The part of an RNA shown here (small-subunit ribosomal RNA, 5' domain) has 524 nucleotides and comes from an uncultured prokaryote.
Context: one part of a larger RNA
RNA sequence: GAUUGAACGCUGGCGGUAGGCUUUACACAUGCAAGUCGAGCGCGAAAUUUUCUUCGGAAAAGAGUAGAGCGGCGGACGGGUGAGUAACGCGUAGGAAUCUACCUAGUAGAGGGGGGUAGCCCGAGGAAACUCGGAUUAAUACCGUAUACCUCCUUAGGGAGAAAGAGGGCCUCUCUUUGAUGCUCUCGCUACUAGAUGAGCCUGCGUAAGAUUAGCUAGUUGGUGGGGUAAAGGCCUACCAAGGCGACGAUCUUUAGCUGGUCUGAGAGGAUGAUCAGCCACAUUGGGACUGAGACACGGCCCAGACUCCUACGGGAGGCAGCAGUAGGGAAUAUUGGACAAUGAGCGCAAGCUUGAUCCAGCCAUACCGCGUGUGUGAAGAAGGCCUUCGGGUUGUAAAGCACUUUCAAUCGGGAGGAAAGGUUGGCGUUUAAUAGGCGUCAGCUGUGACGUUACCGAUAGAAGAAGCACCGGCUAACUCCGUGCCAGCAGCCGCGGUAAUACGGAGGGUGCAAGCGUUAAUC
Numbered sequence: 001g002a003u004u005g006a007a008c009g010c011u012g013g014c015g016g017u018a019g020g021c022u023u024u025a026c027a028c029a030u031g032c033a034a035g036u037c038g039a040g041c042g043c044g045a046a047a048u049u050u051u052c053u054u055c056g057g058a059a060a061a062g063a064g065u066a067g068a069g070c071g072g073c074g075g076a077c078g079g080g081u082g083a084g085u086a087a088c089g090c091g092u093a094g095g096a097a098u099c100u101a102c103c104u105a106g107u108a109g110a111g112g113g114g115g116g117u118a119g120c121c122c123g124a125g126g127a128a129a130c131u132c133g134g135a136u137u138a139a140u141a142c143c144g145u146a147u148a149c150c151u152c153c154u155u156a157g158g159g160a161g162a163a164a165g166a167g168g169g170c171c172u173c174u175c176u177u178u179g180a181u182g183c184u185c186u187c188g189c190u191a192c193u194a195g196a197u198g199a200g201c202c203u204g205c206g207u208a209a210g211a212u213u214a215g216c217u218a219g220u221u222g223g224u225g226g227g228g229u230a231a232a233g234g235c236c237u238a239c240c241a242a243g244g245c246g247a248c249g250a251u252c253u254u255u256a257g258c259u260g261g262u263c264u265g266a267g268a269g270g271a272u273g274a275u276c277a278g279c280c281a282c283a284u285u286g287g288g289a290c291u292g293a294g295a296c297a298c299g300g301c302c303c304a305g306a307c308u309c310c311u312a313c314g315g316g317a318g319g320c321a322g323c324a325g326u327a328g329g330g331a332a333u334a335u336u337g338g339a340c341a342a343u344g345a346g347c348g349c350a351a352g353c354u355u356g357a358u359c360c361a362g363c364c365a366u367a368c369c370g371c372g373u374g375u376g377u378g379a380a381g382a383a384g385g386c387c388u389u390c391g392g393g394u395u396g397u398a399a400a401g402c403a404c405u406u407u408c409a410a411u412c413g414g415g416a417g418g419a420a421a422g423g424u425u426g427g428c429g430u431u432u433a434a435u436a437g438g439c440g441u442c443a444g445c446u447g448u449g450a451c452g453u454u455a456c457c458g459a460u461a462g463a464a465g466a467a468g469c470a471c472c473g474g475c476u477a478a479c480u481c482c483g484u485g486c487c488a489g490c491a492g493c494c495g496c497g498g499u500a501a502u503a504c505g506g507a508g509g510g511u512g513c514a515a516g517c518g519u520u521a522a523u524c
Stems, first nucleotide, its partner, number of pairs: 001524004006520005013371006019364002021329001027326002030324003035073003040070002043067001048061005080282003089207007098199002103195007111145001113143002121134005150161004165187006172180002208254003215245003220242008257279004261272004284305005307318004335361001337360003343357001344355004374404004384395004408465001410460005418451001422446010468513005473494003479508005489496002
């Protein structure tokens, strides 16, 4: 000199853009943070409409709304933190022995049956959490059977392996209707192939400090058989051999998430890893598996430990390193805010629902950037202050006065863009037996904004509302007086202070930065 996720002191007008627990991976009250689908299924209040009515009510319809339940998909993403990890963890360059829900393309198929169980109802137990028994019911839930383009196994003969329907429209038939058969469209289902995406695995090289750590290792190193995995492999196991690593630093100890980057520097390098992005690890501590395409799963399950809470003492409940917020720790770090309008995500045919992701707003000079606190004129060089050699000098065109301007702030009014979608109507194309319906496209109409008193623009009034901080001995820009008297004090270094202190304290003046200025800490 540059820099910071900074803090402290004094001071503080506005806006934009960023950032904001670096410490206790300490403990957490409260609310929210993952749901969705009625176009998979059986139920189903309230409300609505209609009919009857003795005016109390009753019945039915249709819409399938609230509400749970079965079932599907999603809760493995998104969000947080950096405890652990010196490691194929990360970075980079390669590899072969693998899997991949949803998505895309393709091939083949979707025949015919069955038993049960939630819910509901009845009953029982329990303080509660919840649990048990009986009866009954459905499915795209579950299980056989048939078939097998194909896949897997094979002694090459053969053997094993699937599936589910739902919704819209039309015609015909039975027709009181509901509806059933058929046709067709859309979505879904089964098996397989290929792709895409994502993930698992292996290897070369690189990636802290300590030798006041020199030897380490028995599943250890290799082989065979077997097991296991989606997959190679001591990954596991039985047997056999006795290997394997190490001064090119094994082992041990300490420290640490890694990277793109960031800071500094002419560079080489040094330091660092906040925000943003990629990867990894973790989710109260330790262990375990289940489900699933994917987890050994932050807001799932089981067991054990510590802690907290409820209890009728028999037994139960919990996990903010999600967003806010509380206590504690600390020099120190924000609101128990708004909205799903946009972007994205999950579910759904869709409308839509959900989303503390996200977008916004609030707080903080924490940082960077921009703007303002007026402009011109004005010598009687006013008054006052300070100094003085008492002549004067200086503050100083500074003020006052005169003439202007109105950025920003204030008040009033106008006012974009972020909006694409979605809905509806019509035309055209395509599908189709069809002019239904569906899909695509074009056009008209309609129509969605948290921010928001938005950005921006105009009007009104008036200099009106807006300057401090540090320093002045040398380094280092800037000097005098008074007080003090080795005292009180200053200090980054040299050093000042013991009666004339430009170095302490005050004043006047000056210098430097400026909504900041200094100090401290830290890096180059």